Predicted 3D model of a 136-nucleotide RNA (FMN riboswitch aptamer (RFN element)) from a bovine gut metagenome. Its mean pLDDT, the model's own confidence on a scale to 100, is 80. The RNAcentral record of the sequence draws on MGnify.
């Protein structure tokens, strides 16, 4: 350097109303990927939203040609190096050389879009991706 495979979990019950797993009560659950003494909340990536050169794909136009096909422009769209915005949440105690990661305790926090306002429904997404395994 190719390729191949894999690569996100989660809601019961009551209230109120025309409508809510969205609100209200009440009890619940869930946690990508990498670093680092085992991490949702210490670092650092992804997922969103734009930008997007020059080659590339692809559609419509025009040029050149009898047509077509090729080429070559102009725009449109796609994917694309790249780059910009956005981007959550913890602390005591305890062992220990060493842990905001282990162990005890008490907290917090969750992307867009639909919908009666969603972390857990639906969707975009049979997508994408941080990586991760193997082949050669």
């Nucleotide at each position: 350097u190719u390729c191949u495979u894999c690569g996100g979990g989660g809601c019961g019950g009551g209230g109120u109303g025309a409508a809510a797993u969205u609100c209200c009560c009440u009890g619940a659950c869930c946690g990508g990927c990498g670093g680092u003494a085992u991490a949702g909340c210490c670092c650092g990536c992804g997922a969103g939203c734009g930008c997007g050169g020059c080659a590339c794909g692809u559609a419509u136009g025009u040029g050149u040609g009898a047509u077509a096909a090729c080429c070559a422009c102009c725009u449109g769209c796609g994917a694309c190096a790249g780059u910009g915005c956005a981007u959550g949440a913890u602390c005591c105690g305890g062992u220990g050389u060493g842990a905001u990661u282990c162990c005890g305790g008490a907290g917090c926090c969750g992307a867009c879009a639909g919908u009666a306002c969603a972390g857990u429904c639906u969707g975009g997404a049979u997508g994408a991706g941080a990586g991760a395994a193997g082949a050669a």